[in-house]
Model confidence (mean pLDDT): 90 of 100. Large-subunit ribosomal RNA, domain VI from a Bacillota bacterium, 263 nucleotides, folded computationally. NCBI's taxonomy places the organism under Bacteria, Bacillati, Bacillota.
Context: one part of a larger RNA
RNA sequence: CGAAGGAUACUUGAGAGGAGCUAUCCCUAGUACGAGAGGACCGGGAUGGACACACCGAUGGUGUAUCAGUUGUUCCGCCAGGAGCAUAGCUGAGUAGCUAAGUGUGGAAUGGAUAAACGCUGAAAGCAUCUAAGCGUGAAACCAGCCUCAAGAUUAGGUAUCCCACUCGCAAGAGGUAAGCCCCCUGGUAGAUGACCAGGUUGAUAGGUUGGAGGUGGAAGUGUGGUAACACAUUAAGCUGACCAAUACUAAUAGGGCGAGGG
Numbered sequence: 001c002g003a004a005g006g007a008u009a010c011u012u013g014a015g016a017g018g019a020g021c022u023a024u025c026c027c028u029a030g031u032a033c034g035a036g037a038g039g040a041c042c043g044g045g046a047u048g049g050a051c052a053c054a055c056c057g058a059u060g061g062u063g064u065a066u067c068a069g070u071u072g073u074u075c076c077g078c079c080a081g082g083a084g085c086a087u088a089g090c091u092g093a094g095u096a097g098c099u100a101a102g103u104g105u106g107g108a109a110u111g112g113a114u115a116a117a118c119g120c121u122g123a124a125a126g127c128a129u130c131u132a133a134g135c136g137u138g139a140a141a142c143c144a145g146c147c148u149c150a151a152g153a154u155u156a157g158g159u160a161u162c163c164c165a166c167u168c169g170c171a172a173g174a175g176g177u178a179a180g181c182c183c184c185c186u187g188g189u190a191g192a193u194g195a196c197c198a199g200g201u202u203g204a205u206a207g208g209u210u211g212g213a214g215g216u217g218g219a220a221g222u223g224u225g226g227u228a229a230c231a232c233a234u235u236a237a238g239c240u241g242a243c244c245a246a247u248a249c250u251a252a253u254a255g256g257g258c259g260a261g262g263g
Stems, first nucleotide, its partner, number of pairs: 001152001005163007015149004021049007033038001051106005059100004066093005071086006110144003117137004164262001166175003180258004184200005205251003208247005214240003221234005
């Protein structure tokens, strides 16, 4: 820009893409077969490998500042308590998120039409013949079936709902609006930017605050004991990024723009 008014939702599926793998064991059955040795078809079930997709409840990893321990040094006048720097100083743990080595799921079943092949009926050719007419069985291949995209499928589809038929102009067109949308702003289940999604006071969108979960592991101060290092009590204490809620305290204010009049 188109889709013959303008919108908002929900869809149909022409078409396109993905997937398609395989092993071992058990039962049937030590049966059929075979002198024996050995040892099935068909059918049913179980467990794996690799691959693919999804997920983080459990097992783990990471988790650059969540907690604790600790060395050196500088500083906060000193003690105590802290802060900076030293790879995140080093070490032990670890929430969310992201993850695999972890967990779950998948390949199919089934149907259609077939290949090789095997047949039925059957003439040419009184016989025979799967073939010439006709009719079957038959493969991981083909077409469906499963998953994803999909109406620019210009053949531009369908359904529901909302807005209506204004003003100027001879016309072309222009203007102010409707439903609706955008700018702008708060953000993240999204993300390089656009986009997408959740919101914008008729509000829980983010921050803060409060409570909780989870993490760390027993704060500081004080008291008591000990010459002291330290221990114990107050105390499962204190602190706590992303997690879950509640709460308008702060910020989403105010404002601007676009957008039908129907061959």
The RNAcentral record of the full RNA draws on ENA.